[in-house]
Molecule: Lysine riboswitch aptamer
Organism: sheep gut metagenome
RNA sequence: GAUAGAGGUGCGAAAAACAUCAGUAGCGUGUAAAUUUUACCCGGAUAGGUCUUAUCGCAAAAGGGUUUUUCGCCGAAACAAAACAAGCGGUAUCCGACGCGGUUUUGUUGGGUCGUUAUAAAAUAUAUAACGGACUGUCACUAAGCAUUAGUGGGGCGCUAUC
Numbered sequence: 001g002a003u004a005g006a007g008g009u010g011c012g013a014a015a016a017a018c019a020u021c022a023g024u025a026g027c028g029u030g031u032a033a034a035u036u037u038u039a040c041c042c043g044g045a046u047a048g049g050u051c052u053u054a055u056c057g058c059a060a061a062a063g064g065g066u067u068u069u070u071c072g073c074c075g076a077a078a079c080a081a082a083a084c085a086a087g088c089g090g091u092a093u094c095c096g097a098c099g100c101g102g103u104u105u106u107g108u109u110g111g112g113u114c115g116u117u118a119u120a121a122a123a124u125a126u127a128u129a130a131c132g133g134a135c136u137g138u139c140a141c142u143a144a145g146c147a148u149u150a151g152u153g154g155g156g157c158g159c160u161a162u163c
Base pairs, nucleotide, nucleotide: 001163002162003161004160005159008074010073011072012071013070014069015068016067017066018065026058027057028056033052039050040049041048042096043095044094045093046092047091077109078108079107080106081105082104083103084102087100088099089098110136111135113133114132115131116130117129118128119127120126138154139153140152141151142150143149144148
């Protein structure tokens, strides 16, 4: 340098089903009251469209989640920052803001789990980050009761095997 592997509640993707979202948005109805230029459709301009409201009736979806199956894998993958390109979204066009997504570079994280805090989200679900706990895998050193046990420490740009 190449190839092949290991960690285990291991990582990610797709499909299906299920619960939640939510009796919410929306549609219909229109008691009482107000009203012609106000209000609403992310902000502005131009245009277009709609009409508020109790009660009642009908009644979603997306994102996020769980399970099963299949597939790809072991920096699997996740997060943060910068740059690039310019894609999608909300009535249309232009400008802008916001949200999601793509490519490249750099940096951090061995792995899952539990707790606290913060953010996102409808959410006590879940995800991410920081800190902390125990566990687990691996390498180095030390000791011993010796292919295992214990202690200390490190980090995947690592570890093991073969050529």